[in-house]
RNA sequence: UCUGCCAAGGGCAAACUCGUCGCGAGGCGAGGACGCAAAGCUACCGGUCCGUCGCGGCGCGGAUAGCGGGGUUGCCGCGA
Numbered sequence: 001u002c003u004g005c006c007a008a009g010g011g012c013a014a015a016c017u018c019g020u021c022g023c024g025a026g027g028c029g030a031g032g033a034c035g036c037a038a039a040g041c042u043a044c045c046g047g048u049c050c051g052u053c054g055c056g057g058c059g060c061g062g063a064u065a066g067c068g069g070g071g072u073u074g075c076c077g078c079g080a
Stems, first nucleotide, its partner, number of pairs: 001080002003077002011036002016031006034066001040072003044069003047064006
């Protein structure tokens, strides 16, 4: 550096419920575990969603890092 079939010590926490913030997508806190080897961080690219609109598109603004990719940092170990 690659790798995650094995082990150990740990970590995170979907749905759902309650509280709270937000027009909304959704965020945060508590409970809770479906899962995760980057489910750490980052909206750079694509996707999806929300707002703006009478409707649609474009644009603009926003959400999602647990949709994929990129960037970046990192624990342990069978093994190469």
c-di-GMP-I-GGC riboswitch aptamer from a Pseudomonadota bacterium, 80 nucleotides, folded computationally. The coordinates come from a structure-prediction model, not an experiment, and the mean pLDDT is 87. The sequence was found by an Rfam model in a public genome assembly. The organism belongs to Pseudomonadota, within Bacteria. Rfam family: c-di-GMP-I-GGC riboswitch aptamer. For this family Rfam cites "Recognition of the bacterial second messenger cyclic diguanylate by its cognate riboswitch" (Kulshina et al., Nat Struct Mol Biol, 2009). Rfam links the family to the GO term cyclic-di-GMP binding.